[in-house]
Molecule: c-di-GMP-I-GGC riboswitch aptamer
Organism: Symbiobacterium thermophilum
């Protein structure tokens, strides 16, 4: 350094519930604990999700609405990449 144990110490916290924020995806706090050796940090590449706004089509026009497309929004607990890092048996 690779690696990661029915190891030690400590850490994080899925679903679900409550409160708040948001148009939504989702986020924050509390409870909870499925899991996690980077489930620490960074949206850089891919992917996924959402669609207030925007564009187009349609409902004959308007109003109102429906559908499609579409991140600059979101997800780091989807994969890759970058940065940093605790502990330590076997190999």
């Nucleotide at each position: 350094c690779c690696c990661g144990a029915c190891a030690a110490a400590g850490g994080c916290a899925a679903a679900c519930c409550c409160a708040g924020c948001g148009a939504a995806a989702g986020c924050u706090g509390g409870g909870g604990g499925c899991g996690c050796a980077a489930a620490g940090c960074c949206a850089c590449g891919g992917g996924u999700c959402u669609a207030c706004c925007g564009u187009g089509a349609c409902c004959g026009c308007a109003c109102g609405g429906u559908c499609a497309c579409a991140a600059c929004g979101a997800c780091g607990g989807c994969c890759g990449g970058g940065c940093c890092g605790c502990c330590g048996a076997a190999g």